[in-house]
RNA sequence: GCACCCGUAGUUCAACGGAUAGAACAGCGGUUUCCGGAACCGUCGAUACAGGUUCGAUUCCUGUCGGGUGUACCA
Numbered sequence: 001g002c003a004c005c006c007g008u009a010g011u012u013c014a015a016c017g018g019a020u021a022g023a024a025c026a027g028c029g030g031u032u033u034c035c036g037g038a039a040c041c042g043u044c045g046a047u048a049c050a051g052g053u054u055c056g057a058u059u060c061c062u063g064u065c066g067g068g069u070g071u072a073c074c075a
Stems, first nucleotide, its partner, number of pairs: 001071007010025004018055001027043005048064005
C1' cells in the first nucleotide's frame, strides 16, 4: 500500500430501519450500622467525526479518523 473486521456509559456487553438507546459492574446519594463492608432504594453517564438515503438511521451507503487481523518478492 491492498483486503477484511471493529468503534454505543468509566468497563464488559445489548438494541428487525420504528415508542424516551437498555443491562451488569464501577461512581455518587440515601436507608441500615457505633464506623465500615454487604444488602436494599435512588441517581449520574454513551451511539468516533462529517455527509447521504429514508416519513424515520446505533442499524443501510460514502468519506475521514482510530484500533485489530491477514497479505507484500515469485516473474